[in-house]
Molecule: c-di-GMP-I riboswitch aptamer
Organism: Burkholderiales bacterium
RNA sequence: CUGCAGACAGGGCAAACCCAUCGAAAGGUGGGGACGCAAAGUCACCGGUCUAACGGGCCCGCUCCUCGAGGGGCCCCACGAUAGCGGGACUGCCGCA
Numbered sequence: 001c002u003g004c005a006g007a008c009a010g011g012g013c014a015a016a017c018c019c020a021u022c023g024a025a026a027g028g029u030g031g032g033g034a035c036g037c038a039a040a041g042u043c044a045c046c047g048g049u050c051u052a053a054c055g056g057g058c059c060c061g062c063u064c065c066u067c068g069a070g071g072g073g074c075c076c077c078a079c080g081a082u083a084g085c086g087g088g089a090c091u092g093c094c095g096c097a
Stems, first nucleotide, its partner, number of pairs: 002097003006093001012037002017032006035084001041090003045087003048082003055076006062070003
């Protein structure tokens, strides 16, 4: 340096759930907690998935009382999220060859 592996050493991370907090939400962060993880370390580049605030469209037997504004409902939309969905990029521990 390359490959393999997670049986050894030091250990590391932490799903669900609970509490607090941020967020429109999905979800994030901190504490508790461990289902699991050999990259469950880092990065939203590609695909997937989740959400739908902003924006757009349609509707209304609602309000103002009217070029319209407000309110409510449904649909579309990522610039939001997911690295513990897969691929990719970068980095990395012990051991073995």